[in-house]
RNA sequence: CGCCUAAUUCCCGCGGUUGUCGCGGGGAACGGGGGACCCGAGUUUCUGGGGCGAGCCCACGACUUCGUGGGGGCGCAGGCUCCUUUUAGCGCCAGCCCGUCAGCUAACCCCGUAGGCCGACAAAGGAG
Numbered sequence: 001c002g003c004c005u006a007a008u009u010c011c012c013g014c015g016g017u018u019g020u021c022g023c024g025g026g027g028a029a030c031g032g033g034g035g036a037c038c039c040g041a042g043u044u045u046c047u048g049g050g051g052c053g054a055g056c057c058c059a060c061g062a063c064u065u066c067g068u069g070g071g072g073g074c075g076c077a078g079g080c081u082c083c084u085u086u087u088a089g090c091g092c093c094a095g096c097c098c099g100u101c102a103g104c105u106a107a108c109c110c111c112g113u114a115g116g117c118c119g120a121c122a123a124a125g126g127a128g
Base pairs, nucleotide, nucleotide: 001119002117003116004115008028009027010026011025012024013023014022015021029113030112031111032110033109034108039103048101049098050097051096052095056071057070058069059068060067061066072093073092074091075090076089080128081127082126083125085124086123087122
């Protein structure tokens, strides 16, 4: 410099450092949840149910963990810049939360702005 992700930025007060900073408060921006009529569901409740997220489905095998294949989904600086386009290549398909409870949903209400990473290999098309 860049990448995954919503996870960035500004202002005020206090404190601190050679400098990068820390805490509290308030905005903007981005993101998420709850929540009417109407519509949907109308038959489901221990086989609990639900949410964030790409992180799912099917088949076979197997020594629980798991493996193989198929389908599907997600991500990946360059040679001026951009593309939510295509091909090839590489990688991922986790983890966490609510707490018996939630379909959609205007007004309205509530919440988050963590964390992690070496990432540099090509081609076509389009736009500026």
About this RNA: Predicted 3D model of a 128-nucleotide RNA (c-di-AMP riboswitch aptamer (ydaO/yuaA leader)) from a soil metagenome. Its mean pLDDT, the model's own confidence on a scale to 100, is 77. Its Rfam family is "c-di-AMP riboswitch aptamer (ydaO/yuaA leader)". A reference for the family is Barrick et al. (2004), "New RNA motifs suggest an expanded scope for riboswitches in bacterial genetic control", Proc Natl Acad Sci U S A. The RNAcentral record of the sequence draws on MGnify.